Model confidence (mean pLDDT): 85 of 100. Predicted 3D model of a 71-nucleotide RNA (transfer RNA) from a Nanobdellota archaeon. It matches the Rfam family "tRNA". It is annotated as a transfer RNA.

[in-house]
RNA sequence: GGGGUCAUAGUUCAAAGGUAGAAUAAGCGGCUCCAGACCGCUUGAUGGGGGUUCGAGUCCUCCUGACCCCA
Numbered sequence: 001g002g003g004g005u006c007a008u009a010g011u012u013c014a015a016a017g018g019u020a021g022a023a024u025a026a027g028c029g030g031c032u033c034c035a036g037a038c039c040g041c042u043u044g045a046u047g048g049g050g051g052u053u054c055g056a057g058u059c060c061u062c063c064u065g066a067c068c069c070c071a
Base pairs, nucleotide, nucleotide: 001070002069003068004067005066006065007064010024011023012022013021018054026042027041028040029039030038047063048062049061050060051059
């Protein structure tokens, strides 16, 4: 320098253009003499800019970052 894959909650991962979910963590409550385990509830996210579309996490483009391949 060229090509490819990826970026979603504190963390690990889902979501085939139509209400963004789970597990775990955190907070509150239940249970317990107390704690843990267990049960219930709650909070929390689409890397940034632009485009396509009635509608974008999803499609296109540029940027940023991580990883892989070629030179």